[in-house]
Molecule: transfer RNA
Organism: Acidithiobacillus ferridurans
RNA sequence: UGGGAUGUAGCUCAAUGGCAGAGCCUCCGACUGUUAAUCGGAUGGUUGCAGGUUCGAGUCCUGCCGUCCCAGCCA
Numbered sequence: 001u002g003g004g005a006u007g008u009a010g011c012u013c014a015a016u017g018g019c020a021g022a023g024c025c026u027c028c029g030a031c032u033g034u035u036a037a038u039c040g041g042a043u044g045g046u047u048g049c050a051g052g053u054u055c056g057a058g059u060c061c062u063g064c065c066g067u068c069c070c071a072g073c074c075a
Stems, first nucleotide, its partner, number of pairs: 001071007010024004018055001026042005048064005
C1' cells in the first nucleotide's frame, strides 16, 4: 500500500428493511439451619463515527476510525 472479515448492554453473542433481544455478570426476592446450587423478577443500548437511499436502516450504499487475517514493498 492492496484485498478480505469484523465492530450491537460491563462480558459472550443474536436480531428477514418493520417494537433492539438472549445468556453470563450485578441487584432484589423465593427456597435452605447457613452458604452453594436451583427458581422468579429487576437494572442495563448515541447498534464504532459522519453522511446517503427508503414511509421505515443494527441490516442496503459511500467515506473515515479501531481490531484481526492474507498479500506486497522497504529494511